Predicted 3D model of a 472-nucleotide part of an RNA (small-subunit ribosomal RNA, 3' major domain) from an uncultured bacterium. The coordinates come from a structure-prediction model, not an experiment, and the mean pLDDT is 83. Its Rfam family is "Bacterial small subunit ribosomal RNA".

[in-house]
Context: one part of a larger RNA
RNA sequence: UGACGGGGGCCCGCACAAGCAGUGGAGUAUGUGGUUUAAUUCGAGGCAACGCGAAGAACCUUACCAGGGCUUGACAUCGCCUGACAGCGCUAGAGAUAGCGUGUCUCUUCGGAGCAGGUAGACAGGUGGUGCAUGGUUGUCGUCAGCUCGUGUCGUGAGAUGUUGGGUUAAGUCCCGCAACGAGCGCAACCCUUGCCGUCAGUUGCCAUCAUUAAGUUGGGCACUCUGACGGGACUGCCGGUGAUAAAUCGGAGGAAGGUGGGGAUGACGUCAAAUCAUCAUGGCCCUUACAUCCAGGGCUACACACGUACUACAAUGGCCGGUACAGAGGGUUGCAAGACCGCGAGGUUGAGCCAAUCCCCAAAACCGGUCUCAGUUCAGAUUGGAGUCUGCAACUCGACUCCAUGAAGGAGGAAUCGCUAGUAAUCGCGAAUCAGCAGGUCGCGGUGAAUACGUUCCUGGGGAUUGUACA
Numbered sequence: 001u002g003a004c005g006g007g008g009g010c011c012c013g014c015a016c017a018a019g020c021a022g023u024g025g026a027g028u029a030u031g032u033g034g035u036u037u038a039a040u041u042c043g044a045g046g047c048a049a050c051g052c053g054a055a056g057a058a059c060c061u062u063a064c065c066a067g068g069g070c071u072u073g074a075c076a077u078c079g080c081c082u083g084a085c086a087g088c089g090c091u092a093g094a095g096a097u098a099g100c101g102u103g104u105c106u107c108u109u110c111g112g113a114g115c116a117g118g119u120a121g122a123c124a125g126g127u128g129g130u131g132c133a134u135g136g137u138u139g140u141c142g143u144c145a146g147c148u149c150g151u152g153u154c155g156u157g158a159g160a161u162g163u164u165g166g167g168u169u170a171a172g173u174c175c176c177g178c179a180a181c182g183a184g185c186g187c188a189a190c191c192c193u194u195g196c197c198g199u200c201a202g203u204u205g206c207c208a209u210c211a212u213u214a215a216g217u218u219g220g221g222c223a224c225u226c227u228g229a230c231g232g233g234a235c236u237g238c239c240g241g242u243g244a245u246a247a248a249u250c251g252g253a254g255g256a257a258g259g260u261g262g263g264g265a266u267g268a269c270g271u272c273a274a275a276u277c278a279u280c281a282u283g284g285c286c287c288u289u290a291c292a293u294c295c296a297g298g299g300c301u302a303c304a305c306a307c308g309u310a311c312u313a314c315a316a317u318g319g320c321c322g323g324u325a326c327a328g329a330g331g332g333u334u335g336c337a338a339g340a341c342c343g344c345g346a347g348g349u350u351g352a353g354c355c356a357a358u359c360c361c362c363a364a365a366a367c368c369g370g371u372c373u374c375a376g377u378u379c380a381g382a383u384u385g386g387a388g389u390c391u392g393c394a395a396c397u398c399g400a401c402u403c404c405a406u407g408a409a410g411g412a413g414g415a416a417u418c419g420c421u422a423g424u425a426a427u428c429g430c431g432a433a434u435c436a437g438c439a440g441g442u443c444g445c446g447g448u449g450a451a452u453a454c455g456u457u458c459c460u461g462g463g464g465a466u467u468g469u470a471c472a
Stems, first nucleotide, its partner, number of pairs: 001472002003469003007466001010463004015456002019420002022417002026312008034303002042053002064298002067295003073123001077122002079119005087102006105114003125287002128285001130283001134281002136276003139272001141270001146185006152161003165176003191264004196232007205222003210219002235258001238252005314413001318372006330361003335354002339350004379410001384405007426448007
């Protein structure tokens, strides 16, 4: 100087407390361990692995397994030779591939070039090992308030000072003091979004007044809504109290908004030999008729069991039936599809419109009326049988959905444990990426919309100063 303490003191955070809703019990989905297997490819492992890489494993993907092939190779550059050997069809085969038939390339400055095949080797190739050789990227402490430097001063020196102290703040934020004076990386602000107002603009958007219609449908209009570009607005600016006359803080006025208005992006010096050689790149090591590569099939989907994360429930604040409203953000031409017709339905047929503020995808909870009356039920929907739809060469292993039948566990979950402080939790649906098809996952979007916080003793994580230490 640090680190550590079941040392004391100060401060903060959904850390506790106060509340609300969960997990842990059930069924299922999904990931993992284990076991099994020819293979169940690999990685991730307390927090910070486990709906994680994977924003989508039927083939492909695919790296794994057994089998069938191939060896200058599936892919790149270079030498030489040939010119349809490509493509198409037939045959054999699981296919890769092989044979046969057809076919006899394009451009040209005629040197050649492209493309295809053969041949020789230089080489290709490796998702093989090492993340403890690395780059790059990422997680975490933590959006915590810290981490340092120059000069000066002090100390033999390691170092100290500044950065400590008195206040204050979300903040090493600011003020005051001080052998320090300044500065840098962080904090804050500048950026995006949302909340109020104005100006400009007025179609595809809007409709107050006038006419018109089934309908903002049309004429008309751009006031309003909205869209999207530029501005304004909030700064402790004003008033009062407290304070050291400071920084600041408490209350108030005005205001759409008040003391960082809400949300996001933004992650200091560093820590964990943290993660990744399987995104990519890369050193040295290893394989080279195989650890490369092609193919069809199987596997990654197994199942006594254990754990994590979710979904659906156990019902009456509910289930079922009928009626009737109201979003936002996105997507759409190999696409989104209105309407009509067919089907109980998934869906099918036809197809207006739309390259989209124009057309389409497009709500549910809620509300109104009826019914069920506390039961393993008109709760719950697992499982299984049957019949179908769709995508796709192909749904057996192994897709999603529909209809009929079947109707399991489950009557609120032990010890323990997670999230959340406001448009939040809870609850309700909608969209998108990936994608032929497949979400209960993920990332977004809006609708409805709470309870509680006395307080900081305790648990936990963190920050400053201080103290002890046989630790470095």